[in-house]
RNA sequence: UCAGAGGGUCGGGUGAUUGCUCCUGCUUUGCAGGGGAGGAAAGUCCGGGCUCCACGAAAACACGGCGCCGGAUAACGUCCGGCGGAGGCGACUUCAGGGAAAGUGCCACAGAAAGCAAACCGCCUCUUUAUGGGGUAAGGGUGAAAGGGUGCGGUAAGAGCGCACCGCGCUGCCGGUAACGGCAGUGGCAGGGUAAACCCCGCCGGGAGCAAGACCAAAUAGAGACGGCACAUGGCCCUGUUUUCGGGUCGUCGUCCGGGUAGGUUGCAUGAGGUGUUCGGCAACGGGCAUCCCAGAUGAAUGAUCACCGCCAUCUUUUGAUGUGCACAAAACCCGGCUUAUAGAUCCUCUGACUGU
RNA sequence: GGGCCUGUAGCUCAGCUGGUUAGAGCGGUCCGCUCAUAACGGAUUGGUCGCAGGUUCAAGUCCUGCCGGGCCCA
Numbered sequence: 001u002c003a004g005a006g007g008g009u010c011g012g013g014u015g016a017u018u019g020c021u022c023c024u025g026c027u028u029u030g031c032a033g034g035g036g037a038g039g040a041a042a043g044u045c046c047g048g049g050c051u052c053c054a055c056g057a058a059a060a061c062a063c064g065g066c067g068c069c070g071g072a073u074a075a076c077g078u079c080c081g082g083c084g085g086a087g088g089c090g091a092c093u094u095c096a097g098g099g100a101a102a103g104u105g106c107c108a109c110a111g112a113a114a115g116c117a118a119a120c121c122g123c124c125u126c127u128u129u130a131u132g133g134g135g136u137a138a139g140g141g142u143g144a145a146a147g148g149g150u151g152c153g154g155u156a157a158g159a160g161c162g163c164a165c166c167g168c169g170c171u172g173c174c175g176g177u178a179a180c181g182g183c184a185g186u187g188g189c190a191g192g193g194u195a196a197a198c199c200c201c202g203c204c205g206g207g208a209g210c211a212a213g214a215c216c217a218a219a220u221a222g223a224g225a226c227g228g229c230a231c232a233u234g235g236c237c238c239u240g241u242u243u244u245c246g247g248g249u250c251g252u253c254g255u256c257c258g259g260g261u262a263g264g265u266u267g268c269a270u271g272a273g274g275u276g277u278u279c280g281g282c283a284a285c286g287g288g289c290a291u292c293c294c295a296g297a298u299g300a301a302u303g304a305u306c307a308c309c310g311c312c313a314u315c316u317u318u319u320g321a322u323g324u325g326c327a328c329a330a331a332a333c334c335c336g337g338c339u340u341a342u343a344g345a346u347c348c349u350c351u352g353a354c355u356g357u
Numbered sequence: 358g359g360g361c362c363u364g365u366a367g368c369u370c371a372g373c374u375g376g377u378u379a380g381a382g383c384g385g386u387c388c389g390c391u392c393a394u395a396a397c398g399g400a401u402u403g404g405u406c407g408c409a410g411g412u413u414c415a416a417g418u419c420c421u422g423c424c425g426g427g428c429c430c431a
Stems, first nucleotide, its partner, number of pairs: 001353010012309007020036007038328001042339002045337005050209004063205005068082005083097001084095004098200002103198002105194003120140002122136005148166006167189001168187008213266004222257001224256006234250005273292008310326002312323004358430007367383004376414001384402006407423005
């Protein structure tokens, strides 16, 4: 210098004028002072706090989720550090990464044969010489996959049939908390793939959600209580009509009252909180100390205009001019994550190649 | 806040328990028939299976994450 890898931060600035919302104060219907979006406030995909409901405890079954090992955490499907597989020269990236030796299912087409393996061609051999019997998985061909691979020996031809190396299984020892790794011995090889097919094993999960929940409480209606007035030799209903008997029920005014609709208050802003520093830890993270208080709307505030500067786009040789220009997007009970969107600016660490000293 | 369904040709839809080249009807184009049009007959056309990854020998189909559309409850 070129080409890359990993990670962090900011994401228009300053000033003036004028609105909106919340808090505080005061001489209280107005003034003054102070606060006022984000890294994702988004998607609502996980995990919790909080609240109510259900439930004697525990376990099992069903259903759903998760799944190498160790750690972090309130918890997690998140994060950190390792192990193993895959990719890259490398920095580094990536993996739903338990079990196929419990059982079931599936493996199209092609192919002789696709799962208790199998003889189409070929090779060898026998005879009764053919469209026959037997042996053979080394060769051909099919397929994603053909029951270890390469070489030598061996054989009628072949074959782990024998041997060496590699792979694989089993056993033992050593290292490591573990996943796992290394070494030695042993077995002639058994047990193809698929669990993001059913399933098995282990772990986790009661339900609903701030429109949760709590409190205050109009108007209207009232089946409750009390009181005043009215009255029953009554009215209405039990029966389609009549009588008798029987049963049920009752008008109006005022006061109180319960539940809680409209509406309001609360939940609701001090929290697994921020910043700085120090200690422990490889790290995620944890402990100590100091310091700060930092949105709280409810048809829903956080805006607009102007000036200067920065950036961007267009025009222009330049000076400069123009612009509803300035990424993605905007709280709604609160946190920890994940995922997705994001113009541009900037910083740190590392790798490879080339060149110079 | 909570729950469910859906996306395949220009339109409306199939596609089963993953399999060989993804189909059907309507439509479009051309030809025939007719004096002409329609109907009818024949031929033909057209697909990033919403997007991106993954599992698998193999994905429209299975899994994950996004994007769009629709519905329900409080």
This is a predicted complex of two RNAs, RNase P RNA and transfer RNA, with 431 nucleotides together. Rfam match: Bacterial RNase P class A. Rfam classes the family as a ribozyme.